[in-house]
Context: one part of a larger RNA
């Protein structure tokens, strides 16, 4: 010096654990507004968190509850409480300064990429996606046929399954990609404009015209006005009043076990019992149905909020005749140019827009994928409309062949912190003594750090604290050189 072994140091892997996280389901709620978010204060007490606001870890009232309490780190001091405190729920009061919008996703609208794919690339694709802006609601949007079909019919809209990767579209490349129908979820239909009538106002010599309000009226087997007959129902989503029922926001009650042995400690062993509409789960000095909290089954509200709701107010109907009047106009349609429809200009219908044009009026008009005829279906150019559907910043409950501290949220811990950046912004590390602090009185060495005794059931659980791997280091020792 090497190899090996032993004992330590060093280091923090591994195992076990979990006040944390992730995902899903059900219910609730789906908004708040001098707010969201901050600053500064506020205690016997220096700091931080939490709470609160100059009435400042709090004030008042009502309810619950019943022995301890003055939030936490975290003691100490000084106090409070069966004349009912602390604590929990509801209501009320107070509420300094800054800060007019704030808010996770879902929805509708206005704008709107590129990387990428096409094995290059331009039409195309990614994609009307990401992103920006505006707006609204608990949902939004859509919605009561100028529909879909096919010679049979269906009967608002929305969502799911299927039809179907079909019909189609496509440098017919990459790729994009329906609808009817059928099966389900849910179910709901209504109101205006006009004709006509009445009243009021205005214009006009007048006939009459215009405007406003009320009545009337709402349809496609056309309907209504008008004329005649009859005469107040089925029902109702709106608003107001409302008996009552239920739910939420505190809670209450809740069965049944002892001994022996080991041990620091019994929930373990052995012996003998009991309850069970409760043997879910958690805790307790090791592993507990019967020790504690609970669990099953039941019960409960002065007050506040919510849902439903009898009943009352309120709204709301029929038959025939005639062919005089009405039935949404710079509209429908057309031309050119775009967009959107699965559909890239194609034979391109339908829908929406820009520019220019521009009808008909029920003997009317639109559609059925160029266009025409026949036939069929429907009635545009006004509006409203629950449910089924989407989402989860948040609250409650439950579940997991989800993670277990380099994992799981970035964050189990005083984390959007420390730190970095001019800034927009980026963004960590860090869990575990022990059953109980019993956190080592006292003695010895030492300046201290640290160590040796003592104490304690155990200190190889000693705070740099569970377990304590490896690298690396030291000491001792065997063998080889």
């Nucleotide at each position: 010096g090497g190899c090996g072994u032993g004992u330590g140091g060093g280091g923090g892997a591994u195992g076990u654990c979990u006040c944390g996280g992730c995902g899903c389901c059900a219910g609730a709620a789906g908004g708040c507004g001098a707010a969201a978010g901050g600053g500064c204060g506020u205690g016997g007490a220096a700091g931080a968190c939490u709470g609160c606001g100059a009435u400042a870890a709090g004030u008042c009232c009502g309810g619950g509850g019943g022995a301890g309490c003055u939030g936490u780190c975290a003691a100490c001091g000084a106090g409070c409480g069966u004349u009912g405190a602390u604590c929990c729920c509801g209501g009320a009061a107070u509420c300094c300064c800054c800060g007019a919008g704030c808010a996770a996703a879902c929805c509708c609208g206005g704008g709107g990429a590129a990387c990428u794919g096409a094995a290059a690339c331009a039409u195309c694709u990614c994609a009307g996606u990401a992103c920006c802006c505006g707006g609204a609601g608990g949902a939004a949007a859509a919605g009561a046929a100028a529909g879909a079909a096919a010679c049979c019919u269906c009967g608002a809209c929305u969502c799911c399954g299927u039809a179907a990767g079909u019909a189609g579209c496509g440098g017919c490349g990459a790729g994009c990609g329906a609808a009817a129908g059928c099966g389900g979820a849910c179910c709901a239909g209504c109101c205006c404009a006009a004709a006509c009538c009445a009243c009021a106002g205005g214009g006009g010599c007048a006939a009459c015209c215009c405007u406003g309000u009320g009545g009337g009226g709402u349809u496609g087997u056309a309907g209504g006005a008008c004329c005649g007959c009859a005469g107040u129902u089925a029902g109702g989503a709106u608003c107001c009043c409302a008996a009552g029922u239920c739910c939420u926001u505190a809670g209450c009650a809740g069965a049944a076990c002892g001994g022996u042995c080991u041990g620091g400690a019994a929930u373990g062993u052995c012996c003998g019992a009991c309850c069970a509409c409760a043997g879910a789960g958690g805790g307790u000095g090791a592993a507990a149905g019967u020790c504690c909290c609970g669990u099953a089954c039941g019960c409960g509200a002065c007050a506040a909020g919510g849902a439903c709701a009898a009943g009352g107010g309120c709204c709301g109907a029929g038959c025939g005749g005639u062919a005089u009047c009405c039935u949404g106009a710079g509209u429908a349609g057309g031309a050119c140019c775009c967009a959107u429809c699965a559909c890239g200009u194609g034979g391109a219908a339908g829908u929406g827009g820009g520019u220019c044009u521009g009808a008909a009026u029920c003997c009317g008009g639109g559609a059925g994928g160029a266009c025409c005829a026949u036939c069929u279906c429907c009635c545009a150019a006004g509006g409203c409309u629950a449910a089924g559907u989407a989402c989860u910043c948040u609250c409650u409950g439950g579940c997991g062949a989800c993670c277990g501290a380099u994992a799981g949220c970035g964050a189990a811990c005083c984390a959007g912190u420390a730190g970095c950046g001019u800034g927009a912004g980026c963004g960590a590390a860090a869990g575990a003594u022990g059953g109980g602090a019993a956190g080592a009185a006292c003695c010895c060495c030492g300046c201290a750090a640290g160590g040796g005794g003592a104490g304690g059931a155990u200190a190889g659980u000693g705070a740099a604290c569970c377990u304590g791997a490896a690298a690396c280091c030291a000491c001792a020792u065997g063998c080889c050189u």
This is a predicted structure of a 481-nucleotide part of an RNA (large-subunit ribosomal RNA, domain I) from a Gemmataceae bacterium. Rfam family: Bacterial large subunit ribosomal RNA. The full RNA is in RNAcentral, with records from ENA. The source organism's lineage runs through Bacteria, Pseudomonadati, Planctomycetota, Planctomycetia and Gemmataceae. Model confidence (mean pLDDT): 83 of 100.